[in-house]
């Protein structure tokens, strides 16, 4: 010094206004834009991440079933104030259904751009019109208000160690 192990930190933004009983949802203008990559810089070009959606593996919970011990109490038998058998119910073991939850990888689904201009190169930059944005809730319909999220998570930066 590489690979490697182990720990910190970090890691998602975005309004006002008018109608109206009531709308940050509608009307009218705004405003926003996660990570990586990519010959030159992306919300709309690959990917990839959360969200949803499936089965599979491990698992927690747990319903019955069985084993030990203790048993209010009830039957028997009876030489004796004692055997035996049943049992509400309590304690520990072990087996673990069915719904459900919780980790993991894997599989699915997951919006949206064109054209011109400048270069070797740009659907990324310049110009110019455009378009898209998951669920749940909200006295009235959400990219922007409110939840799930003090969450998680691509990834980023840093350290310590070890040393081919």
């Nucleotide at each position: 010094c590489a690979a490697g192990u182990u720990c910190u930190u970090c890691g998602g933004g975005g309004u006002c206004a008018g109608u109206g009983a009531a709308a940050a949802u509608c009307u009218g203008a705004g405003c926003c834009g996660g990570c990586g990559g990519u010959g030159a810089g992306a919300g709309u070009c690959c990917g990839c991440g959360a969200c949803c959606c499936g089965a599979c593996g491990c698992u927690u919970c747990g319903a019955u079933g069985c084993c030990c011990g203790a048993g209010c109490c009830g039957a028997a038998a009876u030489c004796u104030c004692u055997u035996u058998c049943g049992a509400a119910u309590c304690g520990g073991g072990u087996u673990g259904a069915a719904c459900a939850g919780g980790c993991g990888g894997c599989g699915g689904u997951u919006g949206a751009g064109c054209u011109g201009g400048u270069g070797a190169a740009a659907u990324u930059c310049c110009a110019g019109c455009a378009c898209c944005g998951a669920c749940g809730g909200u006295u009235a319909a959400a990219g922007u208000c409110c939840g799930g999220a003090u969450g998680g998570g691509a990834g980023a930066a840093g350290a310590a160690u070890c040393g081919a």
The prediction has a mean pLDDT of 83. The RNA shown here (FMN riboswitch aptamer (RFN element)) has 164 nucleotides and comes from an Actinomycetales bacterium.